A computed fold for a 113-nucleotide RNA, annotated as FMN riboswitch aptamer (RFN element). It was read from a public genome assembly, where an Rfam model found it. It matches the Rfam family "FMN riboswitch aptamer (RFN element)". From the family's description: The RFN element is a highly conserved domain that is found frequently in the 5'-untranslated regions of prokaryotic mRNAs that encode for flavin mononucleotide (FMN) biosynthesis and transport proteins.
RNA sequence: UGAGAACUUCAGGGACAGGUGAAAUUCCUUACCGGUGGUAUACCCCACGAGCCUUUGGCUGACAUGGUGAAACUCCAUGGGCGACAGUAUAGUCUGGAUGAAAGAAGUGUUUU
Numbered sequence: 001u002g003a004g005a006a007c008u009u010c011a012g013g014g015a016c017a018g019g020u021g022a023a024a025u026u027c028c029u030u031a032c033c034g035g036u037g038g039u040a041u042a043c044c045c046c047a048c049g050a051g052c053c054u055u056u057g058g059c060u061g062a063c064a065u066g067g068u069g070a071a072a073c074u075c076c077a078u079g080g081g082c083g084a085c086a087g088u089a090u091a092g093u094c095u096g097g098a099u100g101a102a103a104g105a106a107g108u109g110u111u112u113u
């Protein structure tokens, strides 16, 4: 310095707003949020995780236009869109499975080269 197996820690954000109503943090108005790796910096490009199912596997959301640049569907400008399951007046934001799990990040000592 590379590799193998092991262990430890960490690893998700966001409405006490207004309106209607018998009842809504679920509808309407307005506001707010965006896991991990890759790549010119990404919620909407590729892949992964979470979730669901009939579990060697399968299913699972959303973008355009213009500009800069060697390079950007990632930056800048403008307009737009999306968000598991269960519960409840219809939920990305409430409650619950979850003091959980996990993509992965950091670290410890060990073996070997």
Stems, first nucleotide, its partner, number of pairs: 002112003006108005015030001017029003031093002033083002035048004043081002051059003063079005085096003